The RNA shown here (Lysine riboswitch aptamer) has 177 nucleotides and comes from Clostridium liquoris. NCBI's taxonomy places the organism under Bacteria, Bacillati, Clostridia, Clostridiaceae, Clostridium. The sequence is in RNAcentral, with records from Rfam.

[in-house]
RNA sequence: AACUGAGGUAGAGGCGCGGAAUUUAACAGUAGAACUGUAGAGGUAAGCACAAUGAAACAGUUUGAAAGGAAGUUUCGCCGAAGCAUACAGCAAAUGCUUUAAUGCUGUAUUGUUGGUUUUGUAUAGAACAUAUACAAAACUGUCACAAAUUAAAGUUUGUGGAGAGCUAUCAUUCAU
Numbered sequence: 001a002a003c004u005g006a007g008g009u010a011g012a013g014g015c016g017c018g019g020a021a022u023u024u025a026a027c028a029g030u031a032g033a034a035c036u037g038u039a040g041a042g043g044u045a046a047g048c049a050c051a052a053u054g055a056a057a058c059a060g061u062u063u064g065a066a067a068g069g070a071a072g073u074u075u076c077g078c079c080g081a082a083g084c085a086u087a088c089a090g091c092a093a094a095u096g097c098u099u100u101a102a103u104g105c106u107g108u109a110u111u112g113u114u115g116g117u118u119u120u121g122u123a124u125a126g127a128a129c130a131u132a133u134a135c136a137a138a139a140c141u142g143u144c145a146c147a148a149a150u151u152a153a154a155g156u157u158u159g160u161g162g163a164g165a166g167c168u169a170u171c172a173u174u175c176a177u
Base pairs, nucleotide, nucleotide: 007171008170009169010168011167014079016078017077018076019075020074021073022072023071024070032063033062034061035060036059037058038057042050045099046098047097048096082114083113084112085110086109087108088107089106090105091104092103115141116140117139118138119137120136121135122134123133124132125131143162144161145160146159147158148157149156150155
């Protein structure tokens, strides 16, 4: 320096990514339960059960949760960390039980898409003004390339652009000097 093979190993970015446990706030004085009164046949997605020995609903009194999500701390695994989309497979699930749906979880593939963080707007989800995801815009930041300036050099500054199949280091393979 070139070809092939997306070669192996080790690293870097920073409010860096994700998992687990635990504490706390909120969920909520909500759902539910009991009693009393009104009321009078339903209730469920559907079926069974239940129901005039009083269904659903409303009001009052007493009692009264949880899950998902969030923040902190500790700890574990890491730097396509991880997230999202699509397809397939499996499991769970409308709470008295069964079936099933919206939906949720797990795995695999497409080696699809996003370098990372923050803010704003819109949409969806959510109890939520928390937060998450997607799209768009802006800012900051890491990395490489190009251009300009500067420097004895290394390098530094500014600007533009690209993407992680990247970047840095090193080993291996081939060729040349």